[in-house]
């Protein structure tokens, strides 16, 4: 920092994913240690237990455990200490601090700047002063009642720093008056009135009266800390919440609070708030910070700090400095406990714990050592605050699992080309350390400016004590914890996992599995060789972790202030016109509000970020010291905004002369033409269509002529013309009227611009109401047309279309471009106008405003394109977009008379959707060209028999394979066994073959012959006996040993497999197609795929060649070269040949002999558009011609470009993998492949007279031959035998070619046509013709008379026709194939259509490529969601109604120590209980609002592997 996915591929929108960071986390698998953090995010859900808030020189009283002691009736009493006590009471001060939690709360709640002349502050500090006289009570205790308890009444005592009265008193506090200053109730000064105390306590001195220190206490000045209220300014969402409010908004008087204040009450006025979002609604504790970013921002608000709220829900006040109070109190509800049913009790959102709830969150620990709070002079005492331990890898950080040396590269494992490689210095082994761990000893720092004793000094006083304040020595205090730390011993001994390895993304193998188990973050693996699933080995990552989920941010410039856009990709409002705000032209002056500059103050600590320091390091911590960025106040500058004032004229209006125009409205006139009606003429058709019919017409249509009527549009003029904001305006004439444009001066003087809200115009179509209808025409009806046609076509026809008034308010309302200014090189038209210049004048010419077009430069742009009318370079203001589908939609709300419009979501779904261009396919798109495509001609084929091949059936088995052209006389160039791979039976297992190994036997090869049996085989059996090499030995050709060949048994590797996959594969073919076309290199355009070259203009079979071109060149291919036929020439003549010589013969190259001919072998020539003429760019080439055997690639044959089709072949071969292994191998007999109802497909053969038949005659070429082909002679009516001359072949043979021709016969018939079928005899092959062979011979004599739609070869030595030969083969099913020669046409005007194929161009939503894409309904299934009768909650409000506690006011007959008295009463002040009343929580009732759940059914949406109808889009 970027990748991955849209496409065949590209560029670009654009959304989806990934890769990073981060947590108060879960969750899964594994875990060693230590240090510092951190741990209920959920039920503000219930909560047992325990402990969290006490203290305290004051007073009363003076208890009891324990102890001792006496005494005792032994139950137990009394005494002393305990004791300057404990507990409890009364009183002070704290309990308002500290801890918690985040429900409320959108608010002066928080932050942040200020403000109080409008306020309080206990404890602390100062400052003045001052502490005087009295008094009466209640607790506690006693004693006696009530209750279960909880509590409580009664009577009696008694203390105070409790209480209550008086004196005193100010610079306090109220009020009154004056005087000064002053910012609102301020200050400062003078006068008058009323308000206060605990003489306490503790120590020292004493002359005992007091004195005095210390601390408390009063009133009082400042102060200091805390808090109270007010202010600007910041603080999330919803407009599908638009209005709100009546104490509301102000005032005056009053009450009330520390204090302002409608804070409350009268009363008076009618205000206030609100698009800069009031009000509702939902949400949510702020904040410093935290996280993430490059930043700017997003996101959050644990721990810690700061602020508020809250304490079981609600409502209230007491007390008090301070509360409307978590561990306090009334009082209403909910709930939980106890109860004797009469009443009570409670609040863990403190620590700890417990249940429920949850994916999920800890111990009923120690300690007050230390830090801090209360509380006291202190000592001290308390304290789940806090310090600490203790659990949890939850995080963060550190350390550890050892370290060297070690190659037989050990053993296993895996892998494999079997050779080997990797696991791997890894391991064993050696020879070391000793972090941590385990034992063991030692062992801290946290502790002191504290207590306490001491020394010296201060201070106080009149002076000493005492007593503070500072130092000097001593002494004492640790939960953590024997912890860190240190040293000693043992001893590698006790310590590694987890994800991942198809690409993003670092890492590959082997089996398993077979769209099946599974995997997935996005692409996306898996359908039998899966680097994607499981497992194994290996390897990467990262480590006491790893992985996975979730949630933030980041990548996303995907909401773009830094930083995006709107022709066509999402996206400019249909158009004006203004309102409100944004914006604004030149000078001058002031100001100084933004701006800019300094200073000052704040911005809390913590955090972030630098240095330095401390724990061994570091994460943690300290310590200094800073960035940054906000606010506020003074001051300074004044260019630029602003403002205020003048002033100016170019923006912008006015006036004034013209001009042009379908601009608008209204009222009038007019031709033409459609229709209809009346009349004439005038007959049978008209109309109408692809082609018809419905329709009209003999009642007279159509046509024609005449006249009438009536609507509605206005032809020529007419243009890319013109007017108008936009919609839009077209006959002609008047009226009235709006705006543009040119010219000239004059005037005003910025008066502009745009423009949310809102207003007004808005095309058709559609509404109302009334007209009015000629033609056209929705819906309708007929008629075609079709599978159907609810359509396209006909034929009628109503709404509407016309006009008047009123709605509606939308279109592809589009230039898919918002309005304005302004500024950027041209050409070239059009329209209105002005000026030159020039002319007698009009044009023509330059020139200039506004307008209106094409073209194209720079620029811009994904590209297309745009380009002074920008989409170009810039400024102002509006509108709008933010992935596709849901969804131009629900719901809601406005508007509308409906239709409907406008505003506009959600669930869910999908990884695309989309733009431009490309390269190809495809078009029932366009332009050229070609081919036996089609046309023009010939033969066929489909009909018939019969053959062969195929499908289906059928069978034990009918072996496999080939299936559209491109499978079906195809693999098969030949299935009776064999062949053979199929079926049935029957045998054999190292095996029909192959190579290798151990043992044995034994020469081998061989050979007899028996039994079973089909046959194979299986059981037996004879005969023969030895080869080569060493070595010994000796009778010298015999003997032992040992090797090595061979064979045979057994025996382990292993053979075999026509078994599976042609969709693993290799080679081989087929096809498009012998079509001409398919690439590259360099260059050069394009961001890019790609283009150019290869497009173009001739031409050519041909991308064949010429010209031109930003191409210029090569390669595959086309041609050429090769091979055969066509003519020649040389050549060398045998088995070929015989012209001339000669020789012979019944004949015959038969001799001798010859090389001329034919011919055959080998080598040239020969033909290039070379040569004339026309044509054509001086071309390429094309058309005639002439010579030539042969003329324009002379004919034919081999030759098949890149590529397609997962074409065909595992059954020619080869081969991966899987299979089978006494069988899926192998051998044997037999049987099947040849079975047949009907079908195709390919052929023969025919249907006759151009023709059968019979007699006679001619001419061929290429082939075959020793397992052979076989003369010549007999023999057979014949196949054919029977004998073997020649011949391994230019030599003998096969072998007579046949159609041809000469001549006889049939004379149109199912025939002398045709031969099928069927019987009978027979040849040949062959172990063997039954199933199943050919072929002859007699007999027999079927169909069939030329073939229906439709469909096939062929353009010349071609078709057609006619024989001949050949593989393969004992024979044959050959009518087939594969060559060969014989005879030998017709046509072809042409390219309009059929197919096919080239090239170019066009459109495309096609790329598996039209066999393509793809759309709605139905049918099923699953999901979300709306709508509904209803039904059932939740909020917040209002309206009565009740009306707790309680505060205020009233009242107060009843009650009352302190004070009072000239009524001594139970008098009088004061007060109280009660009682009333306002207010007033919770509850009740209503009727409405909002919101959510549920709901029969119901509606549409998405989503599913092949369902049904259909083809709407994409090619005209």
């Nucleotide at each position: 920092a970027g990748a991955g996915u849209u496409u065949g591929a590209u560029c670009c929108u654009g959304g989806c994913u990934c890769a990073g960071g981060a947590c108060g986390a879960a969750c899964g698998c594994u875990g060693g240690c230590g240090g510092c953090g951190u741990g209920c995010u959920u039920a503000a859900c219930a909560c047992a237990u325990g402990c969290a808030a006490g203290u305290c020189a004051a007073g009363g009283a003076g208890a009891a455990c324990g102890u001792u002691u006496u005494c005792u009736u032994c139950g137990g009493a009394a005494a002393a200490u305990u004791a300057u006590u404990a507990a409890a009471c009364u009183g002070g001060c704290g309990a308002a601090c500290g801890g918690g939690u985040u429900a409320g709360u959108a608010a002066c709640g928080c932050g942040u700047a200020g403000g109080c002349a409008a306020c309080c502050u206990g404890c602390c500090c100062u400052u003045a002063a001052g502490a005087u006289u009295g008094g009466g009570a209640c607790a506690a205790c006693c004693c006696u009642g009530u209750g279960a308890a909880a509590a409580u009444g009664g009577g009696g005592c008694u203390a105070a720093u409790a209480c209550c009265a008086a004196a005193u008193a100010a610079u306090a506090u109220a009020a009154a008056a004056c005087a000064g200053c002053u910012c609102u109730g301020g200050c400062u000064g003078u006068u008058u009135u009323a308000u206060c105390a605990a003489a306490g306590u503790a120590g020292g001195c004493u002359u005992c009266g007091g004195c005095u220190u210390a601390u408390a206490c009063u009133u009082u000045u400042g102060g200091a800390u805390g808090g109270g209220c007010c202010u600007g300014c910041g603080u999330a969402u919803g407009a599908u919440u638009a209005g709100c409010u009546u104490g509301u908004u102000g005032g005056u008087a009053a009450g009330g609070u520390a204090a302002u204040g409608g804070c409350u009450u009268a009363c008076c006025a009618a205000g206030g708030c609100u698009a800069c979002g009031a009000u509702c609604a939902a949400u949510a504790g702020g904040u410093g910070g935290u996280u993430u970013g490059a930043g700017a921002g997003g996101a959050u608000g644990a721990u810690c700090a700061c602020c508020a709220a809250c304490a079981c829900u609600g409502g209230g006040a007491c007390u008090g400095a301070g509360a409307u109070a978590c561990g306090g109190c009334c009082c209403a509800g909910a709930c939980u406990c106890c109860u004797a049913c009469g009443g009570g009790a409670g609040g863990c959102a403190g620590c700890a714990g417990u249940g429920a709830g949850g994916a999920a969150u800890u111990u009923u620990g120690c300690g007050c050592a230390a830090u801090g709070a209360g509380c006291g002079a202190a000592a001290g005492c308390u304290u789940g605050a806090c310090g600490c331990a203790g659990c949890a890898a939850c995080g963060c950080c550190g350390c550890g699992u050892g370290a060297u040396u070690g190659a037989a590269g050990a053993a296993g494992g895996u892998c494999u080309g079997a050779g080997g490689a990797u696991u791997g210095u890894a391991a064993a082994a050696a020879u070391c350390u000793g972090u941590u761990a385990u034992a063991a000893a030692g062992g801290a720092a946290g502790a002191a400016u504290a207590g306490c004793a001491u020394u010296u000094a201060u201070u106080c006083u009149a002076a000493c004590a005492a007593a503070u304040u500072a130092c000097u020595u001593g002494u004492u205090u640790g939960a953590c914890g024997g912890u860190a730390c240190u040293u000693u011993a043992u001893g590698a001994g006790a310590a590694a996992g987890c994800a991942c390895c198809g690409g993003c993304u670092a890492a590959c193998u082997u089996c398993g599995u077979g769209c099946c188990a599974g995997c997935a973050g996005c692409c996306g693996c898996g359908g039998u060789a899966a680097u994607a699933c499981g497992a194994g080995g290996g390897g990467u990552g990262c480590a006491a972790g790893c992985g996975u989920u979730g949630u933030c941010c980041g990548g996303a410039u995907u909401u773009a202030u830094u930083g995006g856009g709107c022709g066509u990709a999402a996206a400019g409002a249909g158009c004006u016109c203004g309102u409100a705000g944004g914006u604004g032209g030149g000078u001058u002056u002031g100001u100084c509000a933004g701006u800019c500059a300094a200073a000052a103050u704040u911005g809390a600590a913590a955090u972030a970020c630098a240095a330095u320091g401390g724990c061994u390091u570091a994460a943690c911590c300290a310590u200094u010291g800073u960035c940054a960025c906000g606010g506020u106040u003074u001051u300074c500058a004044u260019a630029c905004u602003g403002u205020a004032a003048a002033u100016c004229u170019u923006g912008a209006g006015u006036u004034a002369u013209g001009u042009a125009g379908a601009g608008g409205u209204a009222a009038g006139u007019g031709g033409a033409a459609u229709u209809u009606c009346u009349g004439g003429u005038g007959u049978a058709g008209c109309g109408g269509u692809g082609a018809a019919a419905u329709g009209c017409g003999u009642a007279g249509a159509u046509a024609u002529c005449a006249g009438a009527a009536g609507g509605a549009a206005c032809a020529c003029c007419a243009a890319a013309g013109g007017c108008g904001a936009a919609g839009g305006c077209a006959a002609c004439u008047u009226a009235c009227u709006g705006g543009a444009c040119a010219u000239a001066a004059a005037c005003u003087g910025a008066c502009a611009c745009u423009g949310a809200g809102g207003a007004g115009c808005g095309a058709a179509a559609g509404c109302g109401u009334g007209g009015g209808u000629a033609g056209c025409a929705a819906a309708c009806a007929g008629g075609a047309u079709u599978a159907g046609a609810g359509a396209c076509c006909c034929u009628g026809g109503u709404a509407g279309u016309c006009c008047a008034c009123g709605c509606c308010g939308u279109a592809a309302a589009c230039u898919a471009u918002g309005a304005g200014u302004a500024c950027u090189u041209g050409g070239u038209g059009a329209u209105g106008g002005g000026a030159g210049a020039u002319u007698c004048g009009a044009c023509c010419c330059u020139u200039u405003c506004a307008u209106u077009g094409c073209c194209g430069g720079a620029g811009u742009u994904a590209a297309c394109g745009c380009a002074u009318u920008a989409a170009g370079u810039a400024c102002u203001c509006c509108g709008c977009c933010u992935g596709g589908g849901g969804a131009c939609u629900a719901c809601g709300a406005c508007c509308g008379c409906a239709a409907g419009g406008u505003u506009g979501a959600a669930a869910c779904u999908c990884a695309a959707a989309g733009g431009a261009a490309u390269u190809g396919a495809c078009g029932g798109g366009g332009a050229c060209c070609c081919g036996c495509a089609c046309a023009a001609g010939u033969g066929g084929u489909g009909g018939a028999u019969u053959a062969u091949g195929u499908g289906g059936u059928u069978u034990a088995a009918u072996u496999c394979g080939a299936u559209g052209c491109a499978a079906c006389g195809c693999g098969a160039a030949g299935a009776a066994c064999c062949u053979u791979a199929c079926c049935u039976g029957g045998a054999c297992u190292u095996g029909a073959c192959a190579u290798g190994u151990u043992a044995g036997u034994g020469a081998u090869c061989g050979u007899u012959c028996u039994g079973u049996g089909a046959a194979a085989g299986c059981a037996g059996u004879u005969c023969a006996u030895u080869u080569c090499u060493u070595a010994g030995g000796c009778u010298u050709g015999c003997c032992u040993a040992a090797g090595a060949a061979c064979a045979c048994u057994a025996u382990c590797a292993c053979a075999g497999g026509u078994g599976a996959u042609g969709c693993a594969u290799g080679g081989c073919u087929g096809u498009c197609g012998u079509c001409a076309g398919c690439u590259c290199g360099u260059g050069u355009c394009g961001u890019g795929a790609g283009a150019u070259g290869u497009u173009c203009g001739g031409u050519u079979a041909a991308g064949u060649c010429c010209g031109g071109c930003a191409a210029c060149g090569a390669g595959c291919g086309c041609a050429a070269c090769c091979c055969u036929c066509g003519u020649u020439c040389c050549u060398a003549g045998u088995u070929g040949c015989c012209a001339g010589c000669g020789g012979g013969u019944a004949a015959u190259g038969c001799c001798g002999g010859g090389g001329a001919c034919u011919c055959g072998u080998a080598g040239g020539a020969g033909a290039c558009c070379g040569c004339c003429g026309g044509g054509g760019u001086c071309a390429a080439c094309u058309c005639g011609g002439a010579g030539g055997a042969a003329g324009g690639u002379g004919g034919g044959g081999a030759c098949g470009a890149c590529g397609u089709c997962a074409a065909g072949u595992c059954a020619u071969c080869a081969u991966g993998c899987c299979c089978c292994u006494u069988a899926u191998a192998u051998c044997c007999a037999g049987g099947g492949c040849u079975g047949c109802a009907a079908a195709c497909a390919u052929g023969c053969u025919a249907c006759a007279a151009u023709g059968g038949c019979c007699g006679g005659u001619a001419c061929a070429g290429a082939g075959g031959g020793c397992u052979g082909c076989a003369a010549a002679a007999c023999c057979g009516c014949g196949a054919g035998g029977u004998u073997g001359a020649g011949c391994g072949a230019a030599u003998c043979c096969c072998a007579c070619a046949a159609a041809g021709c000469c001549g006889g016969u049939c004379u149109c018939a199912g025939u002398u046509c045709g031969g099928a079928u069927u019987g009978g005899a027979g040849u040949c092959u062959g172990c063997a013709a039954c199933u199943c062979g050919a072929c002859u011979c007699c007999a027999u004599g079927a169909a069939g008379g030329c073939g229906g739609a439709g469909u096939c070869g062929c353009u010349a030595g071609u078709a057609a026709u006619c024989c001949c030969g050949g593989a393969u083969c004992a024979g044959c099913a050959a009518c087939g194939c594969c060559g060969g020669g014989g005879u030998g046409a017709a046509u072809a005007c042409g390219u309009u259509c059929c197919c096919g194929g080239g090239c170019c161009u066009u459109g495309u939503a096609c790329a598996c490529a039209c066999c393509g894409c793809c759309c709605g309904u139905c049918a099923c299934a699953c999901c979300a969601c709306g709508a509904a009768a209803g039904u059932c909650g939740g909020c917040a409000a209002c309206a009565c109604c009740c009306g707790a506690a309680g505060u205020c006011a009233g009242u107060g007959g009843c009650c009352u120590a302190a004070c009072u008295c000239u009524u001594u009463g139970a008098g009088g002040g004061a007060g109280g209980a009660g009682c009333u009343g306002c207010c007033g929580a919770a509850g009740g009732u209503g009727g409405g609002g909002u919101u959510g759940g549920c709901g029969a059914u119901u509606g549409g949406g998405g989503u599913g592997a092949a369902g049904u109808c259909g083809u709407a889009a994409c090619a005209a």

Description: A computed fold for a 1516-nucleotide RNA from an uncultured bacterium, annotated as small-subunit ribosomal RNA. Its mean pLDDT, the model's own confidence on a scale to 100, is 81. The sequence is in RNAcentral, with records from ENA.